Annotation:
RNAcentral holds the full RNA, with entries from ENA, Greengenes and SILVA. Predicted 3D model of a 499-nucleotide part of an RNA (small-subunit ribosomal RNA, 5' domain) from an uncultured bacterium. It matches the Rfam family "Bacterial small subunit ribosomal RNA".
Context: one part of a larger RNA
This record gives sequence, C1' cells and structure tokens, in this order.
RNA sequence: GACGAACGCUAGCGGCGUGCCUAAGGUAUGCAAGUCGAGCGGGAGCCGGGUUCGCCCGGCUCUAGCGGCGCACGGUCGAGUAACACGUAGACAACCUGCCCGGCAGUGGGGGAUAACAGCUGGAAACGGCUGCUAAUACCGCAUGUGGCUACUUCUGGCAUCAGAGGCUAGCUAAAGGAGCAAUUCGCUGCCGGAUGGGUCUGCGGCCUAUCAGCUAGUUGGGGGGGUAACGGCCUCCCAAGGCGACGACGGGUAGCGGGUCUGAGAGGAUGAUCCGCCGGACGGGGACUGAGACACGGCCCCGACUCCUUCGGGAGGCAGCAAUGAGGAAUAUUGCGCAAUGGGCGAAAGCCUGACGCAGCGACGCCGCGUGGGUGAGGAAGUCCUUCGGGAUGUAAAGCCCUUUUGCCGGGGACGAAUACUGACGGUACCCGGCGAAUAAGCCCCGGCUAACUACGUGCCAGCAGCCGCGGUAAUACGUAGGGGGCGAGCGUUGUCC
Repeated sequence: GACGAACGCUAGCGGCGUGCCUAAGGUAUGCAAGUCGAGCGGGAGCCGGGUUCGCCCGGCUCUAGCGGCGCACGGUCGAGUAACACGUAGACAACCUGCCCGGCAGUGGGGGAUAACAGCUGGAAACGGCUGCUAAUACCGCAUGUGGCUACUUCUGGCAUCAGAGGCUAGCUAAAGGAGCAAUUCGCUGCCGGAUGGGUCUGCGGCCUAUCAGCUAGUUGGGGGGGUAACGGCCUCCCAAGGCGACGACGGGUAGCGGGUCUGAGAGGAUGAUCCGCCGGACGGGGACUGAGACACGGCCCCGACUCCUUCGGGAGGCAGCAAUGAGGAAUAUUGCGCAAUGGGCGAAAGCCUGACGCAGCGACGCCGCGUGGGUGAGGAAGUCCUUCGGGAUGUAAAGCCCUUUUGCCGGGGACGAAUACUGACGGUACCCGGCGAAUAAGCCCCGGCUAACUACGUGCCAGCAGCCGCGGUAAUACGUAGGGGGCGAGCGUUGUCC
C1' cells in the first nucleotide's frame, strides 16, 4: 500500500459498487421452462341460426390428450482435475452443425394403427390392466429422382493415406400439410454453399516434493475386424517386443485455468472474490435412452446413504437456481416488486412464460461526495487544570450580536428511461419551487525512543503496559485518571493475509 474481511469503540446523509472465503453438509415453504387450437381428434361453457324437438350448423373462450419446437440456452457452484484442462500459435485431404441466410429442384398416390373418449376392472396411493371407437404436420409401404450415396471408369492435382472434376453405366435414396374468399403466406423434402456453434489432433508455456528412481500388459508398434460425426490401442482377435525416464518418468502432496487483481521504478513476487472467456460438477457411484446437440442441475434406469408417505403390499424426494431455514463459523443480506426496459423460449400474431434481468430492502463491507455552520466577539467571563501564588493554560473557544439553510422537517409541482398510439416495477423516487429554524448530526487512537504530541495526582516490580528496545521496587512525560497536546475523521483503532 492492498482486502469478499472479522473484532472493539463510535456513527448524520447520498451515489456507485459489493456481501457464506467455513459444511460440494442437511433442507420446511413458495417460485425459478414452457409454449403453439393457424398440426390433430375430442371435452366444457357462452352466443347466434335452424329444428321433425332427438338434435344439427356456425362463431367465441378455456383446454386434459396425441403432435411440434424448446427444455443441451440462461442461472449456480469449484468438489474433482497437474490434464491438450487452460493460454497461445497452428492443423483436420479425419469431422458434425437444429433454428438463420443464399442458390437449384420437388411436394404424386395409398395404407394400417394409437392416445384422448366409452365400458369393465386392479390398487390405500403412486400408478395401471382388458375390450371397443377415432384424428393428424404421429407412423409405414409405393411412385418420381434435379440431386445425393455406393461400385466401376476417365482426367487433373497433391504433403502419404488421398482430393477435385467428368462419364454412357448399374444399384440404393424424399416429402405434410395449415391459414386465408382470394392474391398470398407459414411450413415440408432432397442437394450445394454460407454463417454460427462445436468435435479432434499438434508445437510451445505456467505448482511443490528425489526423505518418490525406476515405471509400463492394451503396455509400445503392426495386420484383420468392430465402433464413432470423425482420426486413434477407442474396443476386440492375432503377431512382434516394444514404449517412458535425472531435459525428472512413476509415485506423493497441492490446485479449476486465463483475461485480470494487489504490490513494485521495473524485473519480479503474490493472487484468481465480484465482471468476461474456457473447463469441470449437479445427494455418492454407474449406465444408457431421446435428440442437430446430453450421457442431460429442476429427464430416465440401477446400486448406495439419507429424509418423507403408507391401509405395511408398496411408493415419493434431491436448492452447488432465487429467497428462506437450521447447522458449522470470527463472519456474509429480503421467504420483497416488476416483466416497464434489455435478453431468451414458444407462437402468423395477439400474447404467454422468464428469481436471466431491471429495481427496491438489509450491512460504514469498500470507494467517492456532502454535512455537523459562517462572520464578529475580552489582554480574555464562569468552570476546570497547572503554578515559583505573581500568574499561566483551555481561549475567539463560549456567551452576546449579525448572517446563511447545504442537510433536516412541512407544503406544492414532478420526470428522462417509451421504441410508438397503448405500455414505467423503480416512484410521487430523482429533480424543481415555497416555508421553518443553528436548528437534526463527532468520534476514535495516540503523546519514553523509533514517531508528531507533557504536566499533575494516584499507584509503589503491585495494579498494569508492550510492535521492537523495554517501563513499574515512593517525585513514573512508558501503569491508571485528569488537564493539555498530536494524528485521522463518519470514522478510528486492533487482528489476519499478500507485496
């Protein structure tokens, strides 16, 4: 000098930040991911029309189910990880990419089911079972084939594996409809390209320990096969016997990495809170499913610990999301408001959802700003302290007089942020005007030397102080109190940590 600080004393206001560093220990409660009826068939309510009264047609609203997209983003945490995890520079002739953009081509004709629903039925519940009916942008054949893929072949090129262009050939390979009176529009299918996001590989770089010196069997390489979007010992069978290591292998300990942050003239040292990028985790361990994307925080399955419900047969759960709770701790906040803005998901749209976010609340935790008044006022009141008893100090300090009103309180007006007619949580806030009245507002540490600031009394190696040196045993500037003084100031000290 610095801090995500804590502790003690003290405390007026505002702005901007910031706030579980410990138990990645346990969690009551609420909320945090939905949306689309312009994909589909139903159901309920309301309205209008028709009616042979059984009901039929149309419109509006709501919607459990089927279906689509999203739920892989956003948010959180740092346990693990010494690793291509990260940083940086490259490579992919070894790869993928939903939605979006550009281009070319297409969207023909059929089929069988199944939720919902109805009936019956099991169960305490969670949740089912059987029978029957039905729709689709759900599912399955067929057709077409611009194209694409595979095989064959020609040419061109290259860093090997190969890449690109062409070819009669042969084989394989698509689709879905909705809205609207219509124009049209939103979709759907195939391919090429783009964009974005990712995957993989490589050089180099960044901890401690040799009181860890040898390590290694899928181990190192090869052949066949499998697997993946893709290379690969990634996996498997066979073959060979390799591979790594004092330039520190292997083992142990510690740790998310970076941009940055703190310090320092710099070099360097230390660090990785908040914000941004990357990585990793989601009760502990394991696994796959779906999907463009996950081995998936608020999805599924299994094992385990724990908690809860139960009619004891069986079930339910996962805050390292936002609040909140108890626990741990020196220590860290509201079970707040709003989707008005920005951003995200879905939707043709209206809109719905959004504890992302925008705000507000709490905490001198930090930084910055402001105030607690200004002028005048005696050789100088009172009180207090010291005194050589003459006096000295507090001290223009107070009082008094003259002002001001930041702040405060009261009253009135009142935003920007909204693009855009509507729409503002913040907020009757900021800000502006008027009124009142010096009024509402100062402490903390220190005064032996280092180190700025001295006297008196008390105490008597006691009580105590102390960062180091050291003070205290009868005149203590070092303990305690007082007066005075020094420093900083809504703070001041102490402790801890880093430079």
Its mean pLDDT, the model's own confidence on a scale to 100, is 89.